Bacterial RNase P class A from a Lachnospiraceae bacterium, 357 nucleotides, folded computationally. The source organism's lineage runs through Bacteria, Bacillota, Clostridia, Lachnospirales and Lachnospiraceae.
């Protein structure tokens, strides 16, 4: 310089006008009132994202139940740490993949049982289908021996198959076999180092439990009450209810009138409660920057900064310049995280190669 790999940030940029939603504020009109609301009008400052997505987890927060346990379901799964919690994150162990830098892994338990294992193979946890060997009858031959045909041995070779009762090399053997040795593996035991997974090391066992599979039931261990801002709280027109006053109004009954009563009615109060309207709502496990502690994920301290908050939902257009001509894409209770989408462009660490000095 190429080519890779980790990680960390950015997501065209300025200025102007016109319009939307909040938030501040002057005025000017109205309404109630010890300062608030409502209109108007103007001025200032703000207004999406790294993923705002998917709605996959986790958590706050709310209602419901709340005394306390179990079933049933679900979810994790090496080990140890962070954290509000987690299935995320650090850091480490084993395996796997890369020359490496690094990168991936739902990584407990098929000696608790139960099930599945197409095909092809003689056989699939059990075997003799070719081969080899022995013995024995027959046939041929002088004889060795061949050929055939039963009986047996044999998992060394062959052939099926993802897997055939450890694996390789020896000894032995009639061929043969952990029958036995050595070396790997495996299972016990025992020591050393580590919090721990696990790692060296040594002895025994002679293979006996021993195909695979738990993202197959299942067993073991831990966590896990439901639902979700259209959660939920308060005001409260209209209405439908309950009580209580009152005949002062209007109207109907009590035969006509008048007094009394009595119903509708009026008022007042109490509950609920539609429409509408406040609140939840954005100041938070919040951001910056420094210092210390920690290998790190994180954690403390102390200083600074307020960064959309609607409710049929704004966040948009025009126009000027300039450039590498610009990608996935738009919040609706907030937060952590994961995943999934993205033109591009930089930052810092590191590998492997080349090529000058």
């Nucleotide at each position: 310089c190429a080519a890779c790999u980790g990680u960390a940030g950015u997501a065209a940029a300025u200025g102007a006008u016109c319009g939307c939603g909040g938030c501040u504020u002057g005025c000017c009109g109205g309404a109630a009132u010890a300062u608030u609301c409502c209109g108007g009008u103007g001025a200032g400052g703000u207004g999406a994202g790294g993923a705002a997505a998917g709605u996959c987890c986790g958590g706050g927060c709310u209602u419901c139940a709340c005394a306390g346990g179990g079933c049933a379901g679900g979810a994790u799964g090496c080990c140890g740490g962070a954290u509000a919690a987690c299935g995320u994150c650090c850091g480490g162990u084993g395996g796997a993949g890369g020359c490496g830098a690094c990168u991936c892994c739902a990584a407990g338990g098929c000696c608790a049982g139960u099930g599945c294992a197409a095909c092809a193979g003689a056989a699939a946890u059990a075997u003799a289908c070719c081969g080899c060997c022995u013995c024995u009858g027959u046939g041929c031959g002088a004889a060795a021996g061949c050929a055939u045909a039963g009986a047996g041995g044999u998992a060394a070779g062959g052939g099926u198959g993802g897997a055939a009762g450890g694996g390789c090399g020896g000894u032995g053997u009639a061929a043969g076999a952990g029958a036995c040795c050595a070396c790997c593996g495996c299972c016990u035991c025992c020591g050393c180092g580590g919090u721990a997974a696990c790692g060296c090391g040594g002895a025994g066992g002679g293979c006996a439990c021993a195909u695979g599979u738990a993202a197959a039931c299942c067993c073991c261990a831990u966590c896990c009450g439901a639902a979700g801002c259209a959660a939920g709280a308060c005001c409260a027109a209209a209405c439908a209810g309950a009580g209580a006053a009152c005949c002062a109004c209007a109207g109907g009954c009590u035969g006509g009138c008048c007094c009394g009563g009595u119903c509708u009615g009026u008022u007042c109060u109490c509950a609920g409660g539609u429409a509408g309207g406040u609140c939840g709502c954005u100041u938070g496990a919040g951001g910056c920057u420094g210092a210390c502690g920690g290998u790190g994920a994180c954690g403390u301290c102390a200083g600074u900064c307020c960064u959309a908050g609607a409710u049929a939902g704004a966040u948009g257009a025009u126009c000027a310049u300039u450039c590498u001509c610009g990608a996935c894409a738009g919040a609706a209770c907030c937060c952590g995280g994961c995943u999934u989408a993205u033109c591009g462009c930089u930052g810092c660490g590191g590998u492997u190669g080349c090529c000058g000095a």
Model confidence (mean pLDDT): 75 of 100.
Its Rfam family is "Bacterial RNase P class A". By type it is a ribozyme.
The RNAcentral record of the sequence draws on ENA.